[in-house]
RNA sequence: GCGACGGUAGUUUAGUGGCAUAAUACGCCCCUGCCACGGGCGUGACCCGGGUUCGAAUCCCGGCCGUCGCA
Numbered sequence: 001g002c003g004a005c006g007g008u009a010g011u012u013u014a015g016u017g018g019c020a021u022a023a024u025a026c027g028c029c030c031c032u033g034c035c036a037c038g039g040g041c042g043u044g045a046c047c048c049g050g051g052u053u054c055g056a057a058u059c060c061c062g063g064c065c066g067u068c069g070c071a
Stems, first nucleotide, its partner, number of pairs: 001070007010024003018054001025043006047063005
């Protein structure tokens, strides 16, 4: 330099055009004599810029970063 794949809460992750999902973490409450476990509620995210579309995490283009392969 070229190609493939990927980038979503603090962390891991689902999501092939219409409300962004779950786990974990964190906070509050219940449970318990206390802790742990368990249960309930809540907080928190789409890498950046542009395009297409009534509507984009999703499709297209460019960029940045990571992994792998080729040179």